Small-subunit ribosomal RNA, 5' domain from Tetraselmis suecica, 491 nucleotides, folded computationally.

Context: one part of a larger RNA
RNA sequence: GGAUGAACGCUGGCGGUAUGCUUAACACAUGCAAGUCGUACGAAUACUAAAAUCUUCGGAAUUUAUUGUUAGUGGCGGACGGGUGAGUAACGCGUAAGAAUCUACCUUUAGGAAGGGGGCAACAGUUGGAAACGACUGCUAAUUCCCUAUAUGCUGAGGAGUAAAACGGUAUUAACCGCCUAAAGAUGAGCUUGCGUCUGAUUAGCUAGUUGGUAAGGUAAUGGCUUACCAAGGCGAUGAUCAGUAGCUGGUCUGAGAGGAUGAUCAGCCACACUGGGACUGAGACACGGCCCAGACUCCUACGGGAGGCAGCAGUGAGGAAUUUUCCGCAAUGGGCGAAAGCCUGACGGAGCAAUACCGCGUGGAGGAUGACGGCCUGUGGGUCUUAAACUCCUUUUCUUAGAGAAGAAGUUCUGACGGUAUCUAAGGAAUAAGCAUCGGCUAACUCCGUGCCAGCAGCCGCGGUAAUACGGGGGAUGCAAGCGUUAUCC
Numbered sequence: 001g002g003a004u005g006a007a008c009g010c011u012g013g014c015g016g017u018a019u020g021c022u023u024a025a026c027a028c029a030u031g032c033a034a035g036u037c038g039u040a041c042g043a044a045u046a047c048u049a050a051a052a053u054c055u056u057c058g059g060a061a062u063u064u065a066u067u068g069u070u071a072g073u074g075g076c077g078g079a080c081g082g083g084u085g086a087g088u089a090a091c092g093c094g095u096a097a098g099a100a101u102c103u104a105c106c107u108u109u110a111g112g113a114a115g116g117g118g119g120c121a122a123c124a125g126u127u128g129g130a131a132a133c134g135a136c137u138g139c140u141a142a143u144u145c146c147c148u149a150u151a152u153g154c155u156g157a158g159g160a161g162u163a164a165a166a167c168g169g170u171a172u173u174a175a176c177c178g179c180c181u182a183a184a185g186a187u188g189a190g191c192u193u194g195c196g197u198c199u200g201a202u203u204a205g206c207u208a209g210u211u212g213g214u215a216a217g218g219u220a221a222u223g224g225c226u227u228a229c230c231a232a233g234g235c236g237a238u239g240a241u242c243a244g245u246a247g248c249u250g251g252u253c254u255g256a257g258a259g260g261a262u263g264a265u266c267a268g269c270c271a272c273a274c275u276g277g278g279a280c281u282g283a284g285a286c287a288c289g290g291c292c293c294a295g296a297c298u299c300c301u302a303c304g305g306g307a308g309g310c311a312g313c314a315g316u317g318a319g320g321a322a323u324u325u326u327c328c329g330c331a332a333u334g335g336g337c338g339a340a341a342g343c344c345u346g347a348c349g350g351a352g353c354a355a356u357a358c359c360g361c362g363u364g365g366a367g368g369a370u371g372a373c374g375g376c377c378u379g380u381g382g383g384u385c386u387u388a389a390a391c392u393c394c395u396u397u398u399c400u401u402a403g404a405g406a407a408g409a410a411g412u413u414c415u416g417a418c419g420g421u422a423u424c425u426a427a428g429g430a431a432u433a434a435g436c437a438u439c440g441g442c443u444a445a446c447u448c449c450g451u452g453c454c455a456g457c458a459g460c461c462g463c464g465g466u467a468a469u470a471c472g473g474g475g476g477a478u479g480c481a482a483g484c485g486u487u488a489u490c491c
Base pairs, nucleotide, nucleotide: 001491002490003489004488006487007486008485009484010483013361014360015359016358017357018356019354020353021319026317027316028315030314031313032312035076036075037074040073041072043070044069045068046067048065049064050063051062053060054059083272084271085270092197093196094195095194096193097192098191101189102188106185107184108183109182110181111180112179114148115147116146117145123138124137125136126135127134128133153162154161155160168177169176170175198244199243200242205235206234207233210232211231212230213229214228215227216226217225247269248268249267250266251262252261253260254259274295275294276293277292278291297308298307299306300305325351327350328349329348333347334345335344336343337342364394365393366392367391374385375384376383377382399428400427401426402425403424404423408418435480436479437478438477439476440461441460442459446475447474448473449472450471456463457462
């Protein structure tokens, strides 16, 4: 000198664009953050219409049809999106390759969907419990489940063995959406390997499933992944093991570069979800807002037992030098479900707060000397603040008021949170807007007074003990400027 997710002190006009718990992966009140489909299904309920029955002519109940709503069964999605960086020195990441794999939805191609059957919710009844939540009996549907058949597939040297489905839904004339099998693609994921990836030797030896083989099991798949047997191997001063520290990268900062430091925001990968362990379901999880067990903590309880997990968005307490609103909207982009209309979406789009950062603009312009008053200095002549002010003319960026008023909408109609915002026009009036640090040298900028090794200053050298350009104040000056200075850290 440059830089920062900064903080502190003094000061503070506006706009745009970014950024905003670096500390306690500390504990969390409250609300919201993942639902959707009635064109899969039985049912319940509400309105309307019609039919026929009863009628005290008010109406009641039944059936059918349309439409709406929905607890339950079922399907798809809750493995994405969002957060955090605790752990991890590792095939975790980066890069380059590889073979023994799977892949819902999507695309393409080929073929198929034939016979039958059983239940369980909802519901009804009985019943337990304070609650959370159940138990028993009975009834029922499906795109729920099961059996048989068939087979381009799979296993197998071969004989042979073995694996499907929903003639479902809406319309009923087309047609559309679905179901099953196989092959291929695309996408995503798992696995293996070469190389690279911090510090310490005041850590020198480490290792028994350890290293390899055979066989079996297991997996989507290779493999000591696991087990039995056999062999005795494997790693290590080119630093094993141990200990400490740490998410990695694209990047970012600095530097002429080499390099050094760093890994906030944005993007890719990984890991985690109160702590530890486990599996279930599923194409995909060993699953942040799923389940089970154990633990700590908090809450409810009728003491028998239950409920919870903000490292989602806001917000609270605590910690800290320090970090925002319990806001608006699904209008756009994207995602889930749905045939669609649409619903959901704290992703996202926006607004709010903060000079936190960067960029831009302004706080007026021109003229104006009796060089006014006043301040300071003075050698008492004057010098300086000073064309600065006053005063004259002008302008209106900003500001205030009023009027007009978007694009962003993709989809000839409709649909805008932002927002009456941006922007434009008119009127008014210099009106609303300057500070901070420094002035001994390094280092741009000097004098007076006060103080008297005191009070104090200080980055280094060093100032201060009676004329201090170094302390404190005044005047003046210099630098930067809505900021300035200090502190911390990196180059």
Rfam family: Bacterial small subunit ribosomal RNA. Rfam 15.1 lists 42,628 matches to the family in 10,626 species. The coordinates come from a structure-prediction model, not an experiment, and the mean pLDDT is 85. RNAcentral holds the full RNA, with entries from ENA and SILVA. NCBI's taxonomy places the organism under Eukaryota, Viridiplantae, Chlorodendrales, Chlorodendraceae, Tetraselmis.